[in-house]
The prediction has a mean pLDDT of 75. The RNA shown here (c-di-GMP-I riboswitch aptamer) has 75 nucleotides and comes from [Eubacterium] cellulosolvens.
RNA sequence: UCAAAUCAAAGGCAAAACAGACGAAAGUCUGUGACGCAAAACUAUAGGGGCCGAAAUAGCCAGCCAGUUGCAUUC
Numbered sequence: 001u002c003a004a005a006u007c008a009a010a011g012g013c014a015a016a017a018c019a020g021a022c023g024a025a026a027g028u029c030u031g032u033g034a035c036g037c038a039a040a041a042c043u044a045u046a047g048g049g050g051c052c053g054a055a056a057u058a059g060c061c062a063g064c065c066a067g068u069u070g071c072a073u074u075c
Stems, first nucleotide, its partner, number of pairs: 004074002012037002017032006035063001041068003047065002049061003
């Protein structure tokens, strides 16, 4: 450097719920919280899928798969 695997985690993220704010809703942000996560980091017209909505070419979901990059350890 390349490839593979995921036993452990110093440090990191933070589900549900509750409170506040925004929104028609889905949902987002902040605080508390900790179900879990080795990519739970980033990417949402220009992959698939899902949610909202009467519908949209509008909106939302990256903690569904996917793509890109990357830490530690072992071989």
The sequence is in RNAcentral, with records from Ribocentre. The source organism's lineage runs through Bacteria, Bacillati, Bacillota, Eubacteriaceae and Eubacterium.